[in-house]
RNA sequence: UCCGCAUCGAGAGAGGCUGAGGGAACCGGCCCUACGACGCCUCGGCAACCUGCGCCCGUCCAGACCAGCGGAGACGGGGGCGUGGUGCCAAGCCCGGCCGAUCCGAGAUUUUCGGAUCGGAGGAUGUCGA
Numbered sequence: 001u002c003c004g005c006a007u008c009g010a011g012a013g014a015g016g017c018u019g020a021g022g023g024a025a026c027c028g029g030c031c032c033u034a035c036g037a038c039g040c041c042u043c044g045g046c047a048a049c050c051u052g053c054g055c056c057c058g059u060c061c062a063g064a065c066c067a068g069c070g071g072a073g074a075c076g077g078g079g080g081c082g083u084g085g086u087g088c089c090a091a092g093c094c095c096g097g098c099c100g101a102u103c104c105g106a107g108a109u110u111u112u113c114g115g116a117u118c119g120g121a122g123g124a125u126g127u128c129g130a
Stems, first nucleotide, its partner, number of pairs: 001130002004127005013043005021032003026097004044089003048086003051082003055078006065070001093122001098120009
């Protein structure tokens, strides 16, 4: 960097440095921000994935499971504690705009506009693989 999969309505504080923008790209909103945002560092914290330990439930089982040796565990689910690897610590991914489907309303006469819901695309994070 690419592909696949999973999650994205919750949660989480201070100090120091810097000094004007920031909230993914572009647009429209709406917010944050000299009462110092964003970014970096230190300490702290949160808990999504990976990871270790042990617990509970269900199914299979003296030959389950395994390529075999071997051999009592194997698979699935749930939640707990902990270590470490990432991540995160304003607002639903801040809201909408893009594409599709369905429904509703208004107009129009076969299509236009508006709204709602769901999905996709896009984005972020983790993880298997390349």

A computed fold for a 130-nucleotide RNA from an Actinomycetes bacterium, annotated as SAM riboswitch aptamer (S box leader). It was read from a public genome assembly, where an Rfam model found it. The organism belongs to Actinomycetes, within Bacteria. The coordinates come from a structure-prediction model, not an experiment, and the mean pLDDT is 78.